Annotation:
The part of an RNA shown here (small-subunit ribosomal RNA, 5' domain) has 516 nucleotides and comes from an uncultured bacterium. Its Rfam family is "Bacterial small subunit ribosomal RNA". Rfam links the family to the GO terms structural constituent of ribosome and ribosome. The coordinates come from a structure-prediction model, not an experiment, and the mean pLDDT is 86. The full RNA is in RNAcentral, with records from ENA and SILVA.
Context: one part of a larger RNA
RNA sequence: GGACGAACGCUUGACGGCGUGCCUAAGAAAUGCAAGUCGAGCGGACUAAGAGGACUUCGGUUCUUUUAGUUAGCGGCGAACGGUCGCGUAACACGUAGGCAACCUGCCCCAAAGACCGGGACAACAGGUGGGAAACUCUUGCUAAUACCGGAUGUGGCCACUCUGCUACCUGGCGGAGUGAUUAAAUCCUCGGCAACGGGGGCUUUGGGAGGGGCCUGCGGCCUAUCAGCUAGUAGGUGAGGUAACGGCUCACCUAGGCGACGACGGGUAGCUGGUCUGAGAGGAUGGUCAGCCGGACUGGGACUGAGACACGGCCCAGACUCCUACGGGGGGCAGCAAUUAGGAAUCUUGUGCAAUGGGCGUCAGCCUGACACAGCGACGCCGCGUGAGGGAGGACGGCCUUCGGGUUGUAAACCUCUUUUAACGAGGAAGAAACAAAUGACGGUACUCGUUGAAUAAGCCCCGGCUAACUCCGUGCCAGCAGCCGCGGUAAUACGGAGGGGGCGAGCGUUGUCC
Numbered sequence: 001g002g003a004c005g006a007a008c009g010c011u012u013g014a015c016g017g018c019g020u021g022c023c024u025a026a027g028a029a030a031u032g033c034a035a036g037u038c039g040a041g042c043g044g045a046c047u048a049a050g051a052g053g054a055c056u057u058c059g060g061u062u063c064u065u066u067u068a069g070u071u072a073g074c075g076g077c078g079a080a081c082g083g084u085c086g087c088g089u090a091a092c093a094c095g096u097a098g099g100c101a102a103c104c105u106g107c108c109c110c111a112a113a114g115a116c117c118g119g120g121a122c123a124a125c126a127g128g129u130g131g132g133a134a135a136c137u138c139u140u141g142c143u144a145a146u147a148c149c150g151g152a153u154g155u156g157g158c159c160a161c162u163c164u165g166c167u168a169c170c171u172g173g174c175g176g177a178g179u180g181a182u183u184a185a186a187u188c189c190u191c192g193g194c195a196a197c198g199g200g201g202g203c204u205u206u207g208g209g210a211g212g213g214g215c216c217u218g219c220g221g222c223c224u225a226u227c228a229g230c231u232a233g234u235a236g237g238u239g240a241g242g243u244a245a246c247g248g249c250u251c252a253c254c255u256a257g258g259c260g261a262c263g264a265c266g267g268g269u270a271g272c273u274g275g276u277c278u279g280a281g282a283g284g285a286u287g288g289u290c291a292g293c294c295g296g297a298c299u300g301g302g303a304c305u306g307a308g309a310c311a312c313g314g315c316c317c318a319g320a321c322u323c324c325u326a327c328g329g330g331g332g333g334c335a336g337c338a339a340u341u342a343g344g345a346a347u348c349u350u351g352u353g354c355a356a357u358g359g360g361c362g363u364c365a366g367c368c369u370g371a372c373a374c375a376g377c378g379a380c381g382c383c384g385c386g387u388g389a390g391g392g393a394g395g396a397c398g399g400c401c402u403u404c405g406g407g408u409u410g411u412a413a414a415c416c417u418c419u420u421u422u423a424a425c426g427a428g429g430a431a432g433a434a435a436c437a438a439a440u441g442a443c444g445g446u447a448c449u450c451g452u453u454g455a456a457u458a459a460g461c462c463c464c465g466g467c468u469a470a471c472u473c474c475g476u477g478c479c480a481g482c483a484g485c486c487g488c489g490g491u492a493a494u495a496c497g498g499a500g501g502g503g504g505c506g507a508g509c510g511u512u513g514u515c516c
Base pairs, nucleotide, nucleotide: 001516002515003514004513006512007511008510009509010508015384016383017382018381019380020378021377022343027341028340031338032337033336036077037076038075041074042073044071045070046069047068048067049066050065051064052063053062054061055060084296085295086294094220095219096218097217098216099215100214103213104212105211108209109208110207111206112205113204114203116151117150118149119148125141126140127139128138130137131136156183157182159180160179161178162177163176164175165174166173167172187201188200190199191198192197222268223267224266229259230258231257234256235255236254237253238252239251240250241249271293272292273291274290275286276285277284278283298319299318300317301316302315321332322331323330324329349375351374352373353372357371358369359368360367361366388418389417390416391415398409399408400407401406423453424452425451426450427449428448432443460505461504462503463502464501465486466485467484471500472499473498474497475496481488482487
């Protein structure tokens, strides 16, 4: 000198735009919201309207049916994304370059083929003047399905055997023909049609793709030797189990190996990267916001479901903490968005909206979305703008200094002539909107434009001994004090305090901290 997620002091609070905001306690945890959706899978229940029947005290009641709507339950998809934090991790965690003849993949796209016949339940619901304070739960009975189960078919797939082609990078890989065994499915709505059937949304099997993931490997990136030896599933083999898949991943047996001064093992610290800061570069430092990857979800352990989890707002067990309780027993997990409390030098609103972009579900309409878009607060940062312009010497008054002549503040003020950025008020007023037509804007009457008024609404902070731009007077008298370093102060202090003057920067200016 530069930089900052900064803090503190004085000042501003007159603005605008774009960013950014718990670096500490991964401490605790009021309140609200943050993941639902589908009635075009299913049976009920309810509401409204219409039609018909029965009864009627003419008020209506009840049954059947049609249409529209709502939805507790069964069922499907989603909930593994999105959001948050950086505890752990020195590791194939990350980066980069490769490999998988050792793998998986819901939804989506392409291609081929198919969907036939049956069955038994369980919720909901009803009963038990069931049980329980509650959370909830027991029992009996009824019922539907794109829920569940059995059989059929087999283009295909998979397995075994026989024959055979091509190919390779070790274990091999890719096919062809035959025989045998085994293996699927679900329907719904709407349009056309008298119907059969066809179109659409779904279903099943197989092959391919896209995107996503899993595993393996080379190389790269911290400190410490006041850590020198470490290791028994340890290193390898055979066999088996397990996995989507290779593998001591696990197990039985066998062998006795494996790693290490090119730093094993131990200890400390730490998420990694794109990047960021600095520097001419080499390098050094750093990893906040944004993006990619990884890891975590009160602490520890575990599996279930599923294409995908060992699962932040799922389940089970244990622990600590906390809440309810009728003392028998139950509930909870903000490192989601706000808000609270604690800690701290220190870090925001219990805001608006789904209008846009994106996501989930749905044929759609649409619903949900604290993702996101916006607004609010903070000079926290960067950028931009202003606080007026021109004229004006009798160089006014006042202040300060003075050699008492004057000098300086100083064209500065007053005063004259203008202007209106900004401000206030009034008028107009967007783009962002696209998805067939129509409709649809939180921001917001915002940005912006025009007009009216009036210099009106708007300047501070630090410094002046040298380094380092800028000097005099008064006070003080090694006192009070200053100070980044050198050093000032003990009676004329340009170094302390005040004043006048001056210098620097300017809505900021200085100080402190950290890095280069």